[in-house]
Molecule: c-di-GMP-I riboswitch aptamer
Organism: Bacillota bacterium
C1' cells in the first nucleotide's frame, strides 16, 4: 500500500406504517417512525422487477362523433433485487 475475516468506540443511513406534497400509475420529496444496512454513498451501464400516460392494435355500444374495456408498449420507476463502474469514515487483532 492492497485484500480479507472477526470485534469495539463514536457517528451515519432509514423498511413497513402515518400526515402533507408531486405524479396517470409505478414511485418520489418532506416530517414523524425504525425493519434492517459496512457502502442501505453515488451511478439506470447489463440483467431482473414494477407501472402503462403518450402511441399502436383490438373488442363492445354507436350511422358517425364519441365512450368504455382487453393486449402490446418506457422515452417512466426501482441502486433497500442482483451484477458492473466509481468514491469513501472509524478502528484493534
Nucleotide at each position: 500500500u492492497g485484500g480479507u475475516c472477526g470485534a469495539a468506540c463514536g457517528g451515519g443511513c432509514a423498511a413497513a406504517c402515518c400526515a402533507c406534497c408531486a405524479g396517470a400509475a409505478a414511485u418520489g420529496g418532506c416530517g414523524g417512525g425504525a425493519c434492517g444496512c459496512a457502502a442501505a454513498g453515488c451511478u439506470a451501464c447489463g440483467g431482473g422487477u414494477c407501472u402503462a400516460a403518450a402511441g399502436a392494435u383490438u373488442c363492445u355500444a354507436a350511422c358517425a362523433a364519441u365512450a368504455g374495456g382487453g393486449u402490446c408498449a418506457a422515452c417512466g420507476a426501482u441502486c433497500g433485487c442482483c451484477g458492473g463502474g466509481u468514491u469513501g469514515c472509524a478502528a484493534c487483532g